[in-house]
RNA sequence: CGAAGAGGUCCAGGCGAUCGCUCGUCUCGCUGCGUGCAGCGGGGCGGGAGGAAAGUCCGGGCUCCGCAGGGCAGGAUGCUCGCUAACGGCGAGUGGGGGCGACCCCGAGGAAAGUGCAACAGAGAACAGACCUCCCGCCUGUCACGCGUCGGCUCCGUCGGCGUGUGGCCCGCGAGGGAAGGGUGAAACGGUGAGGUAAGAGCUCACCGGGCCUGCGGUGACGCAGGCCGCAUGGCAAACCCCAUCCGGAGCAAGACGGAAUAGGGAAGCGUUCGAGGGCGGCCCGCCCGAUGCUUCCGGGUAACGUUGCUCGAGGCGCGCGGCAACGCGCGUCCCAGAUGAAUGAUCGCCCGCUCGCGUGCGGUGACGUGCGCGAGAUACAAAACCCGGCUUACGGGCCCUUCGACCA
Numbered sequence: 001c002g003a004a005g006a007g008g009u010c011c012a013g014g015c016g017a018u019c020g021c022u023c024g025u026c027u028c029g030c031u032g033c034g035u036g037c038a039g040c041g042g043g044g045c046g047g048g049a050g051g052a053a054a055g056u057c058c059g060g061g062c063u064c065c066g067c068a069g070g071g072c073a074g075g076a077u078g079c080u081c082g083c084u085a086a087c088g089g090c091g092a093g094u095g096g097g098g099g100c101g102a103c104c105c106c107g108a109g110g111a112a113a114g115u116g117c118a119a120c121a122g123a124g125a126a127c128a129g130a131c132c133u134c135c136c137g138c139c140u141g142u143c144a145c146g147c148g149u150c151g152g153c154u155c156c157g158u159c160g161g162c163g164u165g166u167g168g169c170c171c172g173c174g175a176g177g178g179a180a181g182g183g184u185g186a187a188a189c190g191g192u193g194a195g196g197u198a199a200g201a202g203c204u205c206a207c208c209g210g211g212c213c214u215g216c217g218g219u220g221a222c223g224c225a226g227g228c229c230g231c232a233u234g235g236c237a238a239a240c241c242c243c244a245u246c247c248g249g250a251g252c253a254a255g256a257c258g259g260a261a262u263a264g265g266g267a268a269g270c271g272u273u274c275g276a277g278g279g280c281g282g283c284c285c286g287c288c289c290g291a292u293g294c295u296u297c298c299g300g301g302u303a304a305c306g307u308u309g310c311u312c313g314a315g316g317c318g319c320g321c322g323g324c325a326a327c328g329c330g331c332g333u334c335c336c337a338g339a340u341g342a343a344u345g346a347u348c349g350c351c352c353g354c355u356c357g358c359g360u361g362c363g364g365u366g367a368c369g370u371g372c373g374c375g376a377g378a379u380a381c382a383a384a385a386c387c388c389g390g391c392u393u394a395c396g397g398g399c400c401c402u403u404c405g406a407c408c409a
Base pairs, nucleotide, nucleotide: 001405002404003403004402005401007400008399009398010397011396013351014350015349016348017347018346019345021048022047023046024045025044026043027042028041029040030039031038032037033036050381054392055391057390058389059388060387061386062251063250064249065248074247075246076245077244078243079093080092081091082090083089094108095106096105097104098103109242110241114240115239116236117235131182132181134177135176136174137173138172141169142168143167144166145165146164147163148162149161150160151159152158153157190208191207192206193205194204195203209231210229211228212227213226214225215224216223217222255308256307257306258305265298266297267296268295269294270293277289278288279287280286315334316333317332318331319330320329321328322327354377355376356375357374358373359372360371361370362369363368
């Protein structure tokens, strides 16, 4: 210098001007009354989003309902130990896998409880199978050689036919041997090598793998060592299932208080053709409607509306102690949004930091490092809504650490 790996940590631009928003508090003016409150308007001061406020995927607090205890059904989780209010989270480990490495990844209980599944290909897919190849036997053919016999000829020889024996090869056959090799497949009933055999095979042996037992180490998952067994029940449980552990339901639109109208309840009064009351209308007359009705009071309720729940909390920061760590304990210190058609903003100017290009200076033997000026560009993801602990996802940049490689001296 380049590439990479892990996290951790920090920021989420700053300052100024102008114009605004929301909450709290103080204060001024006006109005109202029940005279210290409410409403409206103005001013001063103070507070005002996030690392993910997000997705709403887990867990808890809180609230209401339900609930003796236990079980069924259903759901979730699944190596070990620990942390925690709790968790499906986190930490430290074990085992397995990946990477040269820093380091990373893993739904990682049970397949000798039972049921089930395995497409295509392949001979055969689960107490398997024999397509090719290998070996053995039989038969036919053919070749070579030996022997016997017959015949021809150039007759101590040679050629040919037939028969027979041995050996080789080809085709075929065998409910033959074997399962090593080839081939199929995601997967073929331990692997490699040697011996052995007609050919082969844990058939035998060595090593590796596996099972069982014992000992040692570890809280444990598990590890190490020794002995025995020739291998004796392959895979899938993100198939049903079995085992262990955990789980009551709904949610701040929870819940609480105030509270008008309509409907409904109770009481009293009035009224039903001698008509309460209502509509048209400024009023009267008039016209129309009109009887489970009308008026008043009482009590209860309600998802308008108002108040509350509401923000001080498993809280932040600093220090010390314990622990590898997650985390815990102690002391000190701080108060830090509470909106509800939903505030936290907009415009302008200057500047910090970052990237790229051009120019230029300084340091160093060098690889390189660093500064200045000018120009251009980018500055994200996204915004509380009862509150916390996590996970996941989105996203701009700075710093620190580690590994590998290149270059220089």
Molecule: Bacterial RNase P class A
Organism: Polyangiales bacterium